[in-house]
Parts: sequence; structure tokens; C1' cells
RNA sequence: GGGGUGUGGUCUAGUGGUAUGAUGCUGGUCUCCAAAACCAGUGACGGGGGUUCGAUUCCCUCCACCC
Repeated sequence: GGGGUGUGGUCUAGUGGUAUGAUGCUGGUCUCCAAAACCAGUGACGGGGGUUCGAUUCCCUCCACCC
């Protein structure tokens, strides 16, 4: 210098219009107890700036990681 990746604690979907699912965690039901199962809750777009009525998404820049 060139290319790629960055989303809850973890993994992951989402290519302009309320951010998806799993897992974890918390509470509950069940059980002698626990696990499993079921129900409910919980929490995220790497930082800054720009474009737009509206940005996870498009543009610039920076940071971290990978080639």
C1' cells in the first nucleotide's frame, strides 16, 4: 500500500423504513430435589462525521482483528 471482517455475555439473520433467531442469564410452572420440558422477562448495530424525511444498510475518516 491492497482486500476482508466488526450486531446483546456468546454465535447469528438483516443490502434505506419498529434489528431476527439460538444460546446464556433472571423469574415462574412442573419435581422429594435437580435436570429436562414449557411460559414470561432480559440485553446489541466498533468510535466520529456526512448524505437522506429516515442509516445496521450508502459515503468519508479513525480504531481493532484477519489475509